Predicted 3D model of a 1545-nucleotide RNA (small-subunit ribosomal RNA) from an uncultured Verrucomicrobiota bacterium. Its Rfam family is "Bacterial small subunit ribosomal RNA". The coordinates come from a structure-prediction model, not an experiment, and the mean pLDDT is 83.
């Protein structure tokens, strides 16, 4: 401390999610032992059983048992036994009294409040028990419980009579203090007052128990002296009430609320103020600094988290409040409206004899529900602390332990060391090995912890008892203080200590794409699963699954749940708002915030110092104690808050006095579509009426509806009536904004310049509010030229509810009233200050200079463009900020759902404003980049188009697909780039297909091991369609070595493994097509830019060409282009057979002319090597000086790459091919492998592609005659003869080849057909042969005779070609035994037309442009519908909560009034006080009626989201094919379409 995750990629916004903390936790797997800590979060639901608040005999009586004594009885001789009764004790039981019970403890329901915190007030108050002083503590009476009897009830319990005690009760004295009345002073103080002194009146007390004791008295006492009580009283501690000030939750879709309400005067009540309560008087309190209403919610010290502000929380512990089955009430008491009193009233649950009772675990255990979940019906009062008692001592589920749970924190331990044949299994593998691994075994130790034996604690002081020592005291009593001594432990025979055995009892959960540490086989094949985000899985998954190995924690480990953190992701520290969410539609302006310049005043803020407070625990820092840590203890320290006091006066504030620099007035002056009203004008449109005139007009991409012989349109005249105001007219003015354009007049608003004349801070901003506010709508009245939603009709169209056209209505327009919304935009709130500049335009005014205006130079207010700094994520802004600063406002916090519902305000409606949620999704989004791509643009090329020439598409045929058929019709290619392709030869073979018949270590390759010796070999024979299969005469070999023998080589049998044209070209190598022979694609370095990326490579020119120049933050280079290589056009030289024959010589034949042969010979074709040649090199000219270049000439065989060829950049279609071959994987092994025989690949109702042959007269026939150039030839070309009409046979010269074979034919001459299905054409079929071959039925080729079919130039459409080309004519080779070749791949002959020129098709290439595209336009995308699933709003009603008004009814209780009945204390006898009972009025639960306000359901119904490949269309993204988009109206099945007025996004 930050990572993931929109993109093709890139920066920025933005939101999801993840690493971290932590917890009263739950759930999965697992589980050793100790410490210290926690443990019912939900149902404040119901609760069986136990226990949790008693104690006091030194406050009282009684009653029963007891001990001891004593008396008296009775039995008894007595001792003794009993029985009454007294006395003292002791132990029980109930009462009656006192103090407790209001405390501890438990929970968190309501509570948004003076409940709580914090800090004050109390001159408005209480305060038991405790502490220190004062003063007392006299002398009487009367009841009642208990018990006894009665009566009654099932019981709980009551009624009645009667006896009886006190610290219960109730007068009397007595009054120091007090309380209170009335006066007189004295001090203070904060308004009523409040402290202190004095006098005089008034009122109130009491109870008592006990220890000693010289004295005195028989006793009883008396006195004396203590101890505990008790009464009044002070003071103080403690604990409460009560008021205040500050503080801490959401909501404005809750905006007004209140009638005891606010105050007063006065009662009346309280411990005490107070409307607390009541009678009266007034009409007030509260709110935007949120009342009031709703929703949550016990506060707090803390606790988690953070860096820190903060942000959630309020468990354990402590404070404080609040409750105590639900509501209500008061009574005792100091102290309660009382958890475990008491009354009433619901609910519930238990008894019941039906009449009635009786309970309240939110106390400790436990019990059932309910939940995902939270413990034992334990042990002790030793400790601590609490009540009661004098005290022992009782009692405490408060508290100390102990159990239980890994729920948390801590701490130890499962073993240490040595030990490689690196053991086995295991895993994985390139098969060599590698990992698990020093890890095991094995050896040697050690002894924590658990086991086991034995010992064996601390927590204990106090108290009481004995003996003693001291104070007090007359006193040895008593009491008070101190010593020894005894005596007291739940935990626990626990920790703890020591012995003993034996490595013996003790690991495991999650992970392994990335983020995040850690990877590998194997099964699975979009399945089965996984997944916190992205996002894995469709046969090679590190993402499921399982193993193997890693990695990280470890008695734990992961999953979920919350919180906080990262999120600066609500931003106070610390953020935005021109395009990302976001500036209100403008303006005035109210409350608020903020304010100039300079003095005094005060000291609220503010600084500074000091004093209280801020409980304890905790936190944090020193120390200490437990083995150590957790824990615990102690001291500091913090505690950022409050309050009070002194101090300071800068700066804020507040009082005041002063200023003129903000603002505003005041005089002059000009600009100006600024506002309303009034008039008045002329241009055009219509339309009416009259003249001319005739057949058309309109209107369109193109038409039609429509208008027009009833006379349009045109043209002239007149006229009527609305709206709108051309030029001028400008990124010109004015106006807040909206807007605002003829001219004149009246009226009016502001801004501005110029003086520097007045006031003095009058100021800026503006929540609510007020106004104003384009278009389209609404409402009344007018009014209607034009244009024109809506509608009709033409048209396009698949369809056209649109665009086009024709027509037309409301409506534009006036007057008056509504609406209040636009893309109302500069998509930029408003006011003030400040910062480089350049250049324009309006206004105005100064200089200088002019006759005078302009122009020139400056200020000032506007309005524009460029651009410094700076900002900005880019874009871009830039003194008219989006820079620097200040105030104020309003807004924003991922994308949908949504500016929607519901709620409220507004409207006459339409609607407008305010404004969520569920649920969904990982995103949405803003610049800007490279591309692609547009029906976007510019420039340019190409037989692309044109312009020609020939052709397919028609016909027969060959051939190949496809589809049909088949036992198989093998199998692949499939738009261009598949279709005469693979396949340059399918009768068998090929052959991969099918039927049938064989073989199984195999047809073929290699290694192991065993077996064989008449073996390897095989002639022949048997069976078969053949392979196969038996059967066999005969009959061997090589290394070693002397030989035996072994080894090889052979064969069999076994085993590994051979085979496989099966599968996947989307797993792959290599090779190919395309694009395209188009000119393009790239790198370094350098610069720019955060960056992806740019530049370079773009520009100006030119080129086939990123050719090449020129410029230029770019300077170079590679890959293409070109050369460089091969043919081919010239030449020269050289070569000289097998090539050639001019010349020259001989010869033969011939009348010649010549032909022929042989010599000589290399002139010449030629043959094949080597040069030469061509390069814009030379000239004009154009273009920009110029250069590249270009046009044109010259010369030259050839001229501007001369012609043709190889060559094919980076990439691109997951493009072909696993069947040419190689190859992962995968699948088949008596077979998907291997032989053989037949058969199929040839099949035919169709349909395309490719081609030949024609269709003929530039022709056909039939004779005649010329010219080639390239190849091939030994199982072969084959002269020439002969034989046949021929196809072919016969025989045979020559040549392994410039020597020898291999007829060129269109064209030329001749003739002959004459327009016709022919003398054209040649299918089919029948006959008869060659000829190849084991063999031509399926199924070859070829010749002859016969027969003679479609065809008389081919619709839409479409194809090749720019010169030695097209078109045409033969010839040659491969491949093969032959053949289907009419294909394919050469060669030479004849030998043309035509290009104006790129506007269009069609491909590309370069720059720009838009883009919502990026799998890239075959993209993306929008709504209806219909189907499912999920949530939500409405909704006739139904069911609830909670609430507010009215009225019924109305318990208990205290209150008030009556009180005639009833009462023991007191009385002056009269009553005074009490009580019963009635009554009032208030009231809790209950009812009835009517609202409000939330919840749930709910037939129907509304729109939403989400789904696999459903329907209709194609709105939108490109000029998206009618630019979009925003308001607003009408319209349509739907995206939408059409008007008006706006915006460029």
């Nucleotide at each position: 401390a930050g990572a993931g995750u929109u993109u093709g990629a890139u920066u920025c916004u933005g939101g999801c999610u993840c690493a971290g903390a932590a917890c009263g936790a739950a759930c999965g797997c697992u589980g050793g032992c100790g410490g210290c800590g926690u443990g019912g979060a939900u149902a404040a639901g119901a609760c069986a059983u136990g226990c949790a608040a008693g104690u006091c005999g030194u406050a009282c009586g009684c009653u029963a048992u007891u001990u001891g004594g004593g008396a008296a009885g009775u039995a008894g001789c007595a001792a003794u036994a009993u029985u009454u009764u007294c006395c003292a004790g002791a132990u029980g039981g109930a009462g009656u009294g006192g103090c407790g019970c209001a405390a501890g403890g438990g929970u968190g329901u309501g509570u948004a409040a003076c409940a709580c915190g914090u800090g004050g007030g109390u001159a408005a108050u209480u305060u038991g028990c405790c502490a220190u002083g004062a003063a007392g503590u006299u002398g009487g009476g009367a009841a009642u419980a208990a018990c006894u009897c009665g009566c009654u009830g099932a019981a709980a319990g009551g009624c009645g009579a009667g006896c009886u005690a006190a610290u219960g009760c109730c007068g009397a004295a007595u009054a120091a203090c007090a309380u209170c009345u009335u006066u007189c002073g004295c001090a203070a103080g904060c308004a009523u007052u409040u402290g202190u002194g004095g006098a005089a009146g008034c009122u109130a007390a009491a109870a008592g128990c006990u220890g000693g004791g010289a004295u005195c008295g028989c006793a009883a006492g008396a006195c004396c002296u203590g101890g505990c009580g008790c009464u009044u009283u002070a003071u103080g501690a403690u604990a409460a009430g009560c008021c205040c000030g500050c503080g801490g939750c959401c909501u404005a879709u809750c905006a007004g609320c209140u009638u005891g309400u606010u105050g007063g005067c006065g009662a009346g009540g309280u411990a005490a103020u107070g409307g607390c309560u009541c009678a009266c008087c007034a009409a007030g309190g509260c709110u935007a600094a949120g009342a009031c209403g709703g929703g949550u919610a016990a506060c707090u010290g803390g606790u988690c988290u953070g860096a820190g502000a903060g942000g959630a929380c309020g468990a354990c512990c402590a404070g404080u409040c609040a409750c105590a089955c639900u509501g209500g009430a008061a009574c005792u008491g100091a102290g309660a409206c009382a958890c475990g009193g008491u009354c009433c009233a619901g609910a519930c649950a238990c008894c019941u004899a039906c009449g009635g009772g009786u309970g309240g675990c939110a106390g400790c255990a436990g019990u059932c529900g309910a939940g995902a979940a939270u413990u034992u019906u334990u042990c002790a009062c030793a400790a601590u602390g609490g009540g009661g008692g004098a005290a022992a001592c009782c009692c405490u589920g408060a508290u100390g332990g102990a159990g239980c749970g890994a729920c948390g924190c801590c701490g130890c331990g499962u073993g240490g060391g040595g030990g490689a044949u690196g053991a086995a299994u295991g895993g994985c593998u390139u098969c060599g090995g590698c990992c698990c691994g020093u890890a095991a075994a094995c050896c040697c130790c050690u002894g924590u912890c658990a086991u086991u034996u034995g010992u064996g604690a601390a927590c204990a002081a106090u108290g009481u008892g004995u003996u003693c020592c001291u104070g007090u005291u007359a006193a040895c009593a008593g009491c008070g203080g101190g010593a020894a001594c005894a005596u007291u432990g739940a935990u626990a025979g626990u920790a703890g200590c020591a012995g003993a055995a034996g490595a013996g009892g003790a690991a495991g959960g999650g992970a392994c794409g990335g983020c995040u540490a850690a990877c590998u086989c194997u099964g699975u094949g979009c399945c089965a699963g996984c997944a916190g985000c992205c996002g894995c899985g469709g046969u090679a998954a590190u993402a499921c699954a399982g193993a193997g190995g890693u990695c990280c924690c470890a008695a734990g480990c992961g999953u979920u749940g919350u919180u906080c953190g990262g999120a600066u992701u609500u931003a106070c520290u610390g953020g935005g708002c021109g395009u990302a969410a976001a500036g209100g539609g403008u303006g005035c302006g109210u409350a608020g915030g903020c304010g100039g310049u300079u003095g005094g005043a005060u000291a609220a803020g503010u600084g500074u110092g000091a004093a209280g407070u801020g409980a304890a625990a905790g936190c944090u820092c020193c120390a200490a104690g437990c083995u150590u840590a957790a824990c615990u203890u102690g001291g500091a320290a913090a505690a950022u808050g409050c309050u009070u006091c002194a101090u300071a006066u800068a700066c804020u504030a507040u009082c005041u006095g002063a200023c003129u620099a903000g603002a505003g007035g005041g005089c002059c002056g000009g600009a100006g579509a600024g506002g309303a009203g009034a008039u008045u004008g002329g241009a055009a449109u219509u339309c009416u009426c009259g003249g001319u005139g005739u057949a058309g007009c309109a209107g369109u991409g193109a038409a039609a509806u429509g208008c027009g012989u009833a006379g349009a349109u045109a043209u002239c005249g007149a006229g009527a009536g609305g709206a709108a105001c051309a030029c001028c007219a400008g990124u010109g003015g004015c106006g807040a904004a909206a807007g605002c354009g003829a001219a004149u007049c009246u009226c009016u608003g502001g801004a501005c310049g110029g003086c520097a004349u007045c006031u003095g801070a009058c100021g800026c901003u503006g929540a609510g509010g007020c106004a104003c506010g384009a278009a389209a709508g609404c409402c009344a009245a007018g009014g209607u030229a034009g244009c024109a939603a809506a509608c009709g009709g033409g048209a396009u169209u698949a369809g056209a509810u649109a665009c086009c056209c024709c027509g037309g209505u409301a409506g534009u327009c006036u007057u008056g009233g509504c609406u209040g919304u636009a893309a109302a935009c500069g998509g930029u709130g408003c006011g003030c200050a400040c910062u480089u500049g350049c250049u324009g335009u309006g206004a105005g005014u100064g200089g200088a200079a002019u006759u005078a205006a302009c122009c020139c130079c400056g200020c000032u207010c506007g309005u524009g463009g460029c651009g410094a700094a700076g900002u900005u994520a880019a874009c871009a802004c830039g003194a008219u900020a989006a820079g620097u600063g200040c105030g104020c406002c309003g807004c924003c916090u991922g994308g949908g759902a949504a500016g929607u519902a519901c709620g409220g305000u507004c409207g006459c409606a339409a609607g407008a404003u305010u404004a969520a949620a569920a649920c969904u999704c990982a995103a949405a989004g803003a610049a800007a980049u490279u591309g692609a791509c547009g029906g976007g643009g510019g420039c340019c090329u190409g037989c692309a188009c044109a312009a020609g020439c020939g052709g397919u598409g028609g016909a027969g045929u060959a051939u190949g697909u496809g589809g049909c058929u088949u036992a198989a019709u093998u199998c692949g290619a499939u738009g261009c780039a598949a279709c005469g392709c693979g396949a340059a030869g399918a009768a068998c073979c090929u052959u991969a297909c099918c039927u049938g018949g064989c073989c199984u270590u195999g047809a073929c390759a290699u290694g192991c091991a065993a077996a064989u010796a008449g073996u390897a070999g095989g002639a022949g024979c048997c069976u078969g369609a053949a392979a196969g299969g038996g059967u066999g005469a005969c009959g061997a070999g090589g290394u070693a070595g002397c030989a035996a023998u072994a080894c090889c080589a052979g064969u069999u049998u076994g085993c590994a493994c051979a085979g496989g044209u099966g599968c996947u070209g989307c797993a792959u190598g290599g090779c190919u097509g395309u694009c395209g022979u188009c000119a393009g694609c790239u790198c370094g370095u350098g610069u720019c830019g955060u960056g992806a990326g740019a530049u370079g490579u773009u520009g100006g020119g030119u080129u086939a060409a990123g050719u090449c120049c020129c410029g230029c933050a770019a300077c170079g280079a590679g890959c293409g282009c070109a050369a460089c290589c091969c043919c081919u056009a010239u030449a020269u030289u050289c070569u000289g057979u097998u090539g050639c024959c001019a010349c020259c010589c001989g010869g033969u034949c011939g009348c010649a002319a010549g032909a022929c042969c042989g010599g000589a010979g290399c002139a010449c074709u030629c043959u094949g090597a080597a040069u030469a040649g061509a390069c814009u090199g030379c000239c004009u000219c154009g273009c920009u000086u110029a250069a590249a270049c270009g046009a044109g000439g010259a010369g030259g065989a050839a001229g501007g790459u001369g012609g043709g060829g190889a060559u094919g950049a980076c990439g691109u279609c997951a493009a072909g091919u696993c069947a040419g071959u190689a190859u992962g994987g995968c699948c088949c092994u008596u077979a998907c492998g291997g032989c053989c025989a037949g058969g199929g690949c040839u099949g035919c109702a169709c349909a395309c592609g490719u081609a030949c042959u024609a269709c003929a007269a530039u022709g056909c026939c039939u004779a005649u005659c010329a010219c080639a150039g390239a190849g091939g030839g030994g199982a072969g070309c084959a002269a020439g003869c002969c034989g046949g009409c021929a196809a072919c046979g016969g025989c045979a010269a020559g040549c392994a080849a410039a020597u020898c074979c291999u007829u060129a034919a269109a064209a030329g001459u001749a003739g002959g057909c004459u327009c016709a299905g022919u003398u054209c054409a040649g299918a089919u079929u029948g006959c008869u042969g060659u000829c190849u071959g084991c063999a031509a039925c399926u199924c070859g080729a070829c010749a002859g005779c016969a027969u003679g079919a479609a065809g008389c130039u081919g619709g839409a459409a479409u194809c090749g070609c720019u010169a030695g080309u097209a078109a045409u004519g033969g010839c040659g080779c491969a491949u093969c035994a032959g053949c289907u070749a009419c294909g394919g791949c050469g060669c030479c002959g004849u030998g043309a037309a035509u290009a104006c020129g790129u506007u269009c098709c069609c491909a590309g290439g370069c720059c720009u442009u838009g883009u919502a595209c990026a799998c890239a336009c075959c993209g993306c995308c929008c709504g209806u519908c219909a189907c499912a699933u999920c949530a939500u709003g409405a909704a006739a009603g139904c069911c609830g909560c909670c609430u507010g008004u009215a009225c019924c009814c109305g318990a208990a209780a205290a209150u008030g009034c009556u009180g005639c009945g009833c009462c023991a204390u007191c009385u002056u006898c009269g009553g005074a006080g009490g009580c019963a009972a009635g009554u009032a009025a208030c009231u809790a639960a209950g009812g009835u009626a009517u609202g409000a306000g939330u919840g749930g359901u709910a037939a129907u119904u509304g729109g939403g989201a989400u789904g696999a490949a459903g329907u209709c269309g194609u709105a939108a993204c490109a000029a998206g094919g009618u630019a979009g988009c925003c308001g607003u109206a009408g319209g349509g099945g739907a995206a939408c379409c059409u008007g008006c007025g706006g915006c460029u996004g």